Overview
A computed fold for a 490-nucleotide part of an RNA from Trefusia sp. LCL1, annotated as small-subunit ribosomal RNA, 3' major domain. The RNAcentral record of the full RNA draws on ENA and SILVA. The coordinates come from a structure-prediction model, not an experiment, and the mean pLDDT is 80. Its Rfam family is "Eukaryotic small subunit ribosomal RNA". A reference for the family is Cannone et al. (2002), "The comparative RNA web (CRW) site: an online database of comparative sequence and structure information for ribosomal, intron, and other RNAs", BMC Bioinformatics. Gene Ontology terms of the family: ribosome and structural constituent of ribosome.

Context: one part of a larger RNA
RNA sequence: UGACGGAAGGGCACCACCAGGAGUGGAGCCUGCGGCUUAAUUUGACUCAACGCGGGGAAACUCACCCGGCCCGGACACCGUAAGGAUUGACAGAUUGAGAGCUCUUUCUUGAUUCGGUGGGUGGUGGUGCAUGGCCGUUCUUAGUUGGUGGAGUGAUUUGUCUGGUUAAUUCCGAUAACGAACGAGACUCUAGCCUAUUAAAUAGUCGGCAGAUGCUUCUGUCUGACGUACUUCUUAGAGGGACAGAGGGCUUCUAGCCCUACGAGAUUGAGCAAUAACAGGUCUGUGAUGCCCUUAGAUGUCCGGGGCCGCACGCGCGCUACACUGAAGGAAUCAACGUGUUUCGCUAUCCUGCUCUGAAAUGAGUGGGUAACCCGUUGAAACUCCUUCGUGAUUGGGACAGGGGCUUGUAAUUAUUCCCCUUGAACGAGGAAUUCCUAGUAAGCGCGGGUCAACAUCUCGUGUUGAUUACGUCCCUGCCCUUUGUACA
Numbered sequence: 001u002g003a004c005g006g007a008a009g010g011g012c013a014c015c016a017c018c019a020g021g022a023g024u025g026g027a028g029c030c031u032g033c034g035g036c037u038u039a040a041u042u043u044g045a046c047u048c049a050a051c052g053c054g055g056g057g058a059a060a061c062u063c064a065c066c067c068g069g070c071c072c073g074g075a076c077a078c079c080g081u082a083a084g085g086a087u088u089g090a091c092a093g094a095u096u097g098a099g100a101g102c103u104c105u106u107u108c109u110u111g112a113u114u115c116g117g118u119g120g121g122u123g124g125u126g127g128u129g130c131a132u133g134g135c136c137g138u139u140c141u142u143a144g145u146u147g148g149u150g151g152a153g154u155g156a157u158u159u160g161u162c163u164g165g166u167u168a169a170u171u172c173c174g175a176u177a178a179c180g181a182a183c184g185a186g187a188c189u190c191u192a193g194c195c196u197a198u199u200a201a202a203u204a205g206u207c208g209g210c211a212g213a214u215g216c217u218u219c220u221g222u223c224u225g226a227c228g229u230a231c232u233u234c235u236u237a238g239a240g241g242g243a244c245a246g247a248g249g250g251c252u253u254c255u256a257g258c259c260c261u262a263c264g265a266g267a268u269u270g271a272g273c274a275a276u277a278a279c280a281g282g283u284c285u286g287u288g289a290u291g292c293c294c295u296u297a298g299a300u301g302u303c304c305g306g307g308g309c310c311g312c313a314c315g316c317g318c319g320c321u322a323c324a325c326u327g328a329a330g331g332a333a334u335c336a337a338c339g340u341g342u343u344u345c346g347c348u349a350u351c352c353u354g355c356u357c358u359g360a361a362a363u364g365a366g367u368g369g370g371u372a373a374c375c376c377g378u379u380g381a382a383a384c385u386c387c388u389u390c391g392u393g394a395u396u397g398g399g400a401c402a403g404g405g406g407c408u409u410g411u412a413a414u415u416a417u418u419c420c421c422c423u424u425g426a427a428c429g430a431g432g433a434a435u436u437c438c439u440a441g442u443a444a445g446c447g448c449g450g451g452u453c454a455a456c457a458u459c460u461c462g463u464g465u466u467g468a469u470u471a472c473g474u475c476c477c478u479g480c481c482c483u484u485u486g487u488a489c490a
Stems, first nucleotide, its partner, number of pairs: 001490002003487003007484007016474002020438005027321003031317004035312002043054002065307005071301001076119005086113001089108002092105003123295002126293003132289001134283003137279003144183003148179002150159003162174001164173002188272003194241002198238004204232003207228002210225005247261005323431001327390006341375001351370007397428001402423005444466008
């Protein structure tokens, strides 16, 4: 100087508590991990900081695992064989999963590309993340970190970096053997709110008449039209503005600041970025990043066929659906936002879909629009709302597990890709000990879109819709930071 204390004093955090909310833990199912099993059930990761994680939703491919079978994509150098032929390829039959001349029979074909040996390469989702780079995660979401000159000390070191007040903050005020600085914090970037001020818009609208269609409740309502070109409130988005604790009142050495009120669209919107020092944290399975080791033709290279990663006495984690009446079912009415979408470097395969018809539906057939503020699409979303039925019964709650049938994606659906229809109708009557997350348009309920994707979401990332209860505090538990002190250790 650190580390530690079941020492003391301050300060802080819903990965802590308090007051509560939603739960999870119990059930069924989905999914990850372990175990068991298996030819193989490939593998990494195991407290926070592994376990819906590897963007890991694997039918083939992926693919690393298992069972089989081809191929060389063994550069280059040297030596050998060798034009009287080094070698290559192949119909048919046998053989084989195979229209692999793989091998065999049989012969033809080819022409120095190869073949044999040695050296040396190359490839490897082979090993080593405890040899590494890079990236990520974490310590650690807190306020922390450093040197110059000066001071103290023999020195390691210390002061600066602080008694106090204040702040989200080593943020400031002040104090001051320190002075003046740097990184981090803040500032900054994106985002959400406001603008009758500016710039505009036939890919956004408003307005005006004209024409047409439709309605009869006669007022001209609704709709359509690339008709006009006038405008920019609504829509879109450029440049800007706007908030600074600015104003008033309190508290405070009347300092930094805090509280209340008013004015206001805002008087803490949400994220991103993020220091120093570390970890033998993760990744050699992201890479044509990479050392060393292993292997390298009976291959751990590569391709093809099949299987596996999905296997089920069991244990654990993340979730979905529920246990009903604040509900279920059937009608009706009525409102979003973020997105995406068909020609590419290449593999010549095919995105979003309107309308009409067929069909119980999934879906199919025909015909259009869209490379997109133009079309899907006013995205007529779901919960919610209204009406009717049910009536506390494992019930019309619940929808697991099965049987049959049908379509769709794909070369291929069996170990059932998904979806639809009929039937079947299990546990579950609110979940023990434990434990997670959370303070406002938040939790929770509800759907929608993107990613992956030929097909497949109970995942994830976004997006809107409905919208609470309870704190606005404390250091009691769990931890973190600072100061003082004690102890042993490096």